Annotation: This is a predicted complex of two RNAs, RNase P RNA and transfer RNA, with 422 nucleotides together. Its mean pLDDT, the model's own confidence on a scale to 100, is 81. Rfam match: Bacterial RNase P class A. Its family is annotated with tRNA processing, dimeric ribonuclease P complex and ribonuclease P activity in the Gene Ontology.
[in-house]
RNA sequence: GGAGUCGGCCGGACAGUCGCGGCGUGCCUCGUGCGCGUCGAGGAAAGUCCGGGCUCCACAGGGCAGGGUGCCAGGUAACGCCUGGGCGGCAUGAGCCGACGGAAAGUGCAGCAGAAAAUAUACCGCCCGCGGCAACGCGGGUAAGGGUGAAAAGGUGCGGUAAGAGCGCACCGCGCCGGUGGUAACACGCGGCGGCAGUGUAAACCCCACCCGGAGCAAGACCAAAUAGGGGGACCAUGACGCGGCCCGCGUCGUCCCCGGGUAGGUCGCUUGAGGCGCGCGGUGACGCGUGACCCAGAUGAAUGACUGUCCCCGACAGAACCCGGCUUACAGGCCGGCUCCCUCC
RNA sequence: GGGCCGUUAGCUCAGCUGGUAGAGCACUCGGCUUUUAACCGAAUUGUCGUGAGUUCGAAUCUCACACGGCCCACCA
Numbered sequence: 001g002g003a004g005u006c007g008g009c010c011g012g013a014c015a016g017u018c019g020c021g022g023c024g025u026g027c028c029u030c031g032u033g034c035g036c037g038u039c040g041a042g043g044a045a046a047g048u049c050c051g052g053g054c055u056c057c058a059c060a061g062g063g064c065a066g067g068g069u070g071c072c073a074g075g076u077a078a079c080g081c082c083u084g085g086g087c088g089g090c091a092u093g094a095g096c097c098g099a100c101g102g103a104a105a106g107u108g109c110a111g112c113a114g115a116a117a118a119u120a121u122a123c124c125g126c127c128c129g130c131g132g133c134a135a136c137g138c139g140g141g142u143a144a145g146g147g148u149g150a151a152a153a154g155g156u157g158c159g160g161u162a163a164g165a166g167c168g169c170a171c172c173g174c175g176c177c178g179g180u181g182g183u184a185a186c187a188c189g190c191g192g193c194g195g196c197a198g199u200g201u202a203a204a205c206c207c208c209a210c211c212c213g214g215a216g217c218a219a220g221a222c223c224a225a226a227u228a229g230g231g232g233g234a235c236c237a238u239g240a241c242g243c244g245g246c247c248c249g250c251g252u253c254g255u256c257c258c259c260g261g262g263u264a265g266g267u268c269g270c271u272u273g274a275g276g277c278g279c280g281c282g283g284u285g286a287c288g289c290g291u292g293a294c295c296c297a298g299a300u301g302a303a304u305g306a307c308u309g310u311c312c313c314c315g316a317c318a319g320a321a322c323c324c325g326g327c328u329u330a331c332a333g334g335c336c337g338g339c340u341c342c343c344u345c346c
Numbered sequence: 347g348g349g350c351c352g353u354u355a356g357c358u359c360a361g362c363u364g365g366u367a368g369a370g371c372a373c374u375c376g377g378c379u380u381u382u383a384a385c386c387g388a389a390u391u392g393u394c395g396u397g398a399g400u401u402c403g404a405a406u407c408u409c410a411c412a413c414g415g416c417c418c419a420c421c422a
């Protein structure tokens, strides 16, 4: 100098004028008015894919069914998230990716091609015997070679043989038992045994381990206003509902469903929270503990905008609606740091 | 804001225990008819919404995304 990889951060700036929403405060002609002060979108506020808080229903109960997760250990309120480790794959490397339990419990499936598709089978070939002048035919052996396929009884070499074959042997691979290290997954260039168990598929049923009650702030609580407590249906206590598939259990009792009618007003929930920030300590890390100061949107037709000036690299994706932890998806451009590879120079 | 469902031929829908996608209508051509309709016969119909993954193989199974649709207030 070039190429790359990982992590963190920003995502127009400043000044002025006007406007909007919340809170506090002052004033009056008390309207929810004006003045002053202060705060006012995001890293994803998004998709609603997971997990939790909160609320109601037995403060949530037992069993079956159903759903989810799936190497090991840890973190956490919890998770399908995160961290560290193991194993496998990719990369020269930093590093990245992985739904990564079980197919030697059982069942199912494997189209076409191919001789044969899970059962050991033989189309071409090789070898032996018989017949034949020969081409070849018949019988037998074989699975090394060819061919089909995504997949056809482990690989290399030597021996062996009529030709061959774990048929025998050596090495590699595989399985079982033991040992060593590690909390464990797992590893071993440790020992012994077995010629070798028979394909794949569990994002097919299933088995094993662990987890899961249902609904959602339009939850739910309170105040006020208005109307026809009207019509039909189901079951009416071995019943209905809470309850979402069933049974049990618990609670309540006339309950539920449909049509029709009325109101579309207010208050709480509503933002102080598993809160962010600084420092110290523990831990490889995720994170935890202690301490200090801080308050940082809460609307309900629903606010966060417009204009002017200056500057630059001319500004992407996008807007809260109960809250929080994640994941995923969208995103112009820019900054900082760690590490790797290549080239050159000293 | 929250919950749920759907996307297959031009249209309406099947197919979703994985094996290479059909039915009706429409369209095109031929026949019948003087002609049209109806009727008869034949042929063409597809990125299975998009992109990944699992698998030998995906409309079907899994994940992400896009588009479209439905429901949910209170009172008696």
Stems, first nucleotide, its partner, number of pairs: 001342010012311007020040008028031001042317001046328002049326005054216004061248004066212005071085005086100001087098004101207002106205002108201003123146002125142007154172006173196001174194005179188003220268004230259006239253004261421003275294001277292006312315001347418007356371004365402001374388004395411005